[in-house]
Context: one part of a larger RNA
RNA sequence: CGCAGGAUACUUGAGGAGAUCUGUCCUCAGUACGAGAGGACCGGGAUGGACGAACCUCUGGUGUACCAGUUGUCGCGCCAGCGGCAUAGCUGGGUAGCUAUGUUCGGAAAGGAUAACCGCUGAAAGCAUCUAAGCGGGAAGCCCACUCCAAGAUCAGGUAUCCCGGGCGAAAGCCCCUGAAGACCCCAGGAAGACCACCUGGUUGAUAGGCGGGGUGUGGAAGCGUGGCAACACGUGGAGCUGACCCGUACUAAUCGGUCGUGAGG
Numbered sequence: 001c002g003c004a005g006g007a008u009a010c011u012u013g014a015g016g017a018g019a020u021c022u023g024u025c026c027u028c029a030g031u032a033c034g035a036g037a038g039g040a041c042c043g044g045g046a047u048g049g050a051c052g053a054a055c056c057u058c059u060g061g062u063g064u065a066c067c068a069g070u071u072g073u074c075g076c077g078c079c080a081g082c083g084g085c086a087u088a089g090c091u092g093g094g095u096a097g098c099u100a101u102g103u104u105c106g107g108a109a110a111g112g113a114u115a116a117c118c119g120c121u122g123a124a125a126g127c128a129u130c131u132a133a134g135c136g137g138g139a140a141g142c143c144c145a146c147u148c149c150a151a152g153a154u155c156a157g158g159u160a161u162c163c164c165g166g167g168c169g170a171a172a173g174c175c176c177c178u179g180a181a182g183a184c185c186c187c188a189g190g191a192a193g194a195c196c197a198c199c200u201g202g203u204u205g206a207u208a209g210g211c212g213g214g215g216u217g218u219g220g221a222a223g224c225g226u227g228g229c230a231a232c233a234c235g236u237g238g239a240g241c242u243g244a245c246c247c248g249u250a251c252u253a254a255u256c257g258g259u260c261g262u263g264a265g266g
Base pairs, nucleotide, nucleotide: 001152005163006162007161008160009159010158011157015149016148017147018146021049022048023047024046025045026044027043033038051106052105053104054103055102059100060099061098062097066093067092068091069090070089071086072085073084074083075082076081111143112142117137118136119135120134164265165176166175167174168173177263182260183259184258185257186202187201188200189199190198207253208252209251210249211248212247213246214245217241218240223236224235225234226233227232
């Protein structure tokens, strides 16, 4: 820009993309078959490999500052307690998130038309013949079925709902009034994201921060007391601290506003 008014939501699916793998074991059954050796079809069930998707409950990884320990040195006057720097100083753990080696799931089933091939009926050709007329069966392949995209599918689809005036004029349109529904800008943000987009919220508000409570992690804070010459230990006390997690709460910030879009539609 188009989709012959504008708008919001939900959709149909032309078309396209993806997927399409396979082993072993049990049973049927030591049956059919076979002199024996051996050993099934069909049907039913179980469990793997590779591949793929989603996810983070579990098992792990990471987790740049969540907790603790600790070395050297500098600083806060000193002790104690802390802070800075040294790869995050080093070390032991670890929430959320992101993850695989972890977890769950997938390939299917069903239907249709067929290939090779197997048939029925059957002439030409009194026989025979699956074929010439006609009718069946038959593949991991084809169409459908499964997942995703999808009306720029210009044949531009469908459904529901919402919105929009007076005068003059044959109409186009002009004047006055109006600026709807809705959208955007802006702002608070986001398991969304390069930007944009998308999603949530904007005081009629839980969108983010803060705060409160909880969870999780760390692992027993500081101070004080007691014991010990001391290092240190114990008690107070599962203590103190705790990013991203959960619930709540208007304390702070989303204030106030602006722009587009018209008036019943060739």
The part of an RNA shown here (large-subunit ribosomal RNA, domain VI) has 266 nucleotides and comes from a metagenome. Model confidence (mean pLDDT): 91 of 100. The RNAcentral record of the full RNA draws on SILVA.